[in-house]
């Protein structure tokens, strides 16, 4: 420097272009002699900037940032 490929919650994965879920963790409650287990509630995320579109996590462009190739 050039081609691919990724990027969503604290962690691992979801999401036909049309209501961002789950699951583990966390806090809070409930059972419990006590810790686990369990159950019931909560908390919480689309890398950044612009386009397309009614509508964008999704499509498009350049930027970063991490994995692979080439040279």
């Nucleotide at each position: 420097u050039c081609c691919g490929g990724u990027g969503u919650a604290g962690u691992u994965c979801a999401a036909c272009g049309g209501c961002a879920g789950a699951a583990c963790a966390g806090c809070g409650g409930g059972c419990c002699g006590u810790u686990a287990a369990c159950c019931c509630g909560u908390c919480g995320a689309u890398g950044c900037u612009g386009g397309u579109u009614c509508g964008a996590g999704c499509c498009c462009a350049g930027c970063c940032g991490c994995c692979g190739g080439a040279g």
Predicted 3D model of a 71-nucleotide RNA (transfer RNA) from a soil metagenome.
Its Rfam family is "tRNA". Rfam describes the family as follows. Transfer RNA (tRNA) molecules are approximately 80 nucleotides in length.
The coordinates come from a structure-prediction model, not an experiment, and the mean pLDDT is 82.